Molecule: SAM riboswitch aptamer (S box leader)
Organism: Pengzhenrongella frigida
RNA sequence: ACACCAUCCAGAGCGGCUGAGAGACCUGGCUCGACGACGCCGCAGCAACCCCCCUGCAAAGGGUGUGGGUGCUUCCGCCAGGACCGAUGGAGU
Numbered sequence: 001a002c003a004c005c006a007u008c009c010a011g012a013g014c015g016g017c018u019g020a021g022a023g024a025c026c027u028g029g030c031u032c033g034a035c036g037a038c039g040c041c042g043c044a045g046c047a048a049c050c051c052c053c054c055u056g057c058a059a060a061g062g063g064u065g066u067g068g069g070u071g072c073u074u075c076c077g078c079c080a081g082g083a084c085c086g087a088u089g090g091a092g093u
Stems, first nucleotide, its partner, number of pairs: 001093002004090005013043005021032003025082005044073003048070004053063003077085001
């Protein structure tokens, strides 16, 4: 990078840096933002997936704790339509 599978109305904030837009793309709206949004870093937190452990003939399902690998911490992927997209995890090529 590509294709496949699963999930996306729950949960979880403080500080520092930066300085004007941001909400994946398009359209129409709507919302947030100098009372500093978005983004980055530190610490902390949440528990979605996988591994480890227990249950189960097995698979599925259930339990366990943050032990490990990622992830996430405004909002229903903001709403609708379109595109067949976007994000996260898993195991592959």